A computed fold for a 73-nucleotide RNA from a Candidatus Pacearchaeota archaeon, annotated as transfer RNA. Lineage of the source: Archaea > Nanobdellati > Candidatus Pacearchaeota. The sequence is in RNAcentral, with records from ENA. Its Rfam family is "tRNA". The coordinates come from a structure-prediction model, not an experiment, and the mean pLDDT is 82.

[in-house]
RNA sequence: GACCCCAUAGUUUAAUGGAUUAGAAUGAGGGACUUCGGAUCCCUAGAUCGAGGUUCGAUUCCUCGUGGGGUCG
Repeated sequence: GACCCCAUAGUUUAAUGGAUUAGAAUGAGGGACUUCGGAUCCCUAGAUCGAGGUUCGAUUCCUCGUGGGGUCG
């Protein structure tokens, strides 16, 4: 330098035939229970790497970029 893959809650991940309120586990906060704590149960908040394009509608498709990984030279 060329090509390929990946990027979603704090963390691990699902959805990626374009239309469901973007779901779950774990973690965080609160409550119930308990003498206290743990465990268990209930509730709450929390995410689509950035910019642009296509579309009535984009996490999903296209382009460029950023970061990570890989193959070739």